[in-house]
RNA sequence: UGAGUUGACCGGGUGAUCGCGUCUCACCCCGCCAUGAGACGAGGAAAGUCUGGACUUCACAGGGUACGGCACCGGGUAACGCCCGGGCGGAGUGAUCCGCGGAUAGGGCCACAGAAACAGACCGCCAAGGCUCCUUGGGAGCCCGGUAAGGGUGAAAAGGUGGUGUAAGAGACCACCGGCGUAGCAGGUAACUGCUGCGGCCAGGUAACCCCUGCUGGAAGCAAGGCCAAGCAGGAGAGAAGACCGUGAGGUUGGGGAGCAACCCGUUCCCUCUCUGCAAAGAGCAAUCUUCGGGUAGGCUGCUCGAGACGACGGGUGACCGUCGUCCAAGAUAGAUGAUCACCGAUCACAGAAUCCGGCUUACAGGUCGACUCAGACU
RNA sequence: CGGGAUGUAGCGCAGCUUGGUCAGCGCGCCGUGUUCGGGACGCGGAGGUCGGAGGUUCAAAUCCUCUCAUCCCGACCA
Numbered sequence: 001u002g003a004g005u006u007g008a009c010c011g012g013g014u015g016a017u018c019g020c021g022u023c024u025c026a027c028c029c030c031g032c033c034a035u036g037a038g039a040c041g042a043g044g045a046a047a048g049u050c051u052g053g054a055c056u057u058c059a060c061a062g063g064g065u066a067c068g069g070c071a072c073c074g075g076g077u078a079a080c081g082c083c084c085g086g087g088c089g090g091a092g093u094g095a096u097c098c099g100c101g102g103a104u105a106g107g108g109c110c111a112c113a114g115a116a117a118c119a120g121a122c123c124g125c126c127a128a129g130g131c132u133c134c135u136u137g138g139g140a141g142c143c144c145g146g147u148a149a150g151g152g153u154g155a156a157a158a159g160g161u162g163g164u165g166u167a168a169g170a171g172a173c174c175a176c177c178g179g180c181g182u183a184g185c186a187g188g189u190a191a192c193u194g195c196u197g198c199g200g201c202c203a204g205g206u207a208a209c210c211c212c213u214g215c216u217g218g219a220a221g222c223a224a225g226g227c228c229a230a231g232c233a234g235g236a237g238a239g240a241a242g243a244c245c246g247u248g249a250g251g252u253u254g255g256g257g258a259g260c261a262a263c264c265c266g267u268u269c270c271c272u273c274u275c276u277g278c279a280a281a282g283a284g285c286a287a288u289c290u291u292c293g294g295g296u297a298g299g300c301u302g303c304u305c306g307a308g309a310c311g312a313c314g315g316g317u318g319a320c321c322g323u324c325g326u327c328c329a330a331g332a333u334a335g336a337u338g339a340u341c342a343c344c345g346a347u348c349a350c351a352g353a354a355u356c357c358g359g360c361u362u363a364c365a366g367g368u369c370g371a372c373u374c375a376g377a378c379u
Numbered sequence: 380c381g382g383g384a385u386g387u388a389g390c391g392c393a394g395c396u397u398g399g400u401c402a403g404c405g406c407g408c409c410g411u412g413u414u415c416g417g418g419a420c421g422c423g424g425a426g427g428u429c430g431g432a433g434g435u436u437c438a439a440a441u442c443c444u445c446u447c448a449u450c451c452c453g454a455c456c457a
Stems, first nucleotide, its partner, number of pairs: 001375010012344007020041007043350001047361002050359005055221004062265004067217005072086005087100005101212002106210002108206003122151002124147003129143006159177006178202002180199008225301004235292002237289002242253004254272006273284004294456003308327008345348001380453007389406004399437001408424005430446005
């Protein structure tokens, strides 16, 4: 100098005028409005709603099953599917990046092609045995067979190379290499790694198919929830099974419903009544449901001080943690955070809070800084 | 703001829970026959990469993740 990797940060600035929202103060006897002054006023993603919590309501008596989520090891954290460090595998010359339980527990599937998709004989190779033919030796054909070396199909076909062996062959056997399992030793908290020995153990893929193992999950969501005000028809509909004991209150057993959720058991709470009728049955009402219809769509609260921010010191490789000090930096409800002018850089990207935090993912013009890698040149 | 569903030919929809044989049905469109001509009817045909991107797999409309667009529901009283 060129090419590249990675981490952190900024993402228009200054001034003037006008305008908007919240809070405080002044004016005022008090409250509201108005006026005046002061302070503060969108983001790194406020977004997607993909996750983990806080908070609130319902339920807390648990157990089993189902359903869902996660998945190498250790640590961090309130928690996580996030982050940090390490391990193994893959990509890259490298900085660096990406991925992660189990396929010898079992089941399913692997289209087309192919003989066969998991243990297989289509072609090929072989000829020990039997039969037939030619026949001197021997040869040919068929049957019963053997064979995974070779061909062919396919995304995928049963470790590789060489030898021994054989009728031909084959881990059938042997040597070396690769993998797997297992035992011991060594290192490491562990995942795992290294060395030595043993076993021919070498039978594919798929778990973002079921499944297995381990851990884990109650449901709903600020339109949660609480208080006040106003108004309508406190309307319609669905909805019954009682029996026994007791003077009675009540109890036992059963039925209906709710908590309760996908189901079951169990548990808690509510209802189990009245009339007509000989009876069968019928009518009304109950707990309850929120199906229809009706009414109001106003105010306050939840609401922003919090797993808060910044700085210093200390611990840790790091994520992060501890102590001390300083500070309070949006809170709207049809929704404020803007407009114009001047100058400068430059024509300004993606985009805007809505209960609040931790992450992930996605979008993003341009710019700044740090660390590192490769190639070339010079000293 | 919160919760959920859908996207396949010009239009309306199947096929996704069993991945392959599968991309199909109706209307519409084009050609042709019939008719004097048109409609209706008969026959034949074209038209798609399943909203977009990435991943798992030998193989994806289908399974997983991200993203875009459209639609639906949710207030309180009783």
Molecule: RNase P RNA; transfer RNA
Organism: Anaerolineae bacterium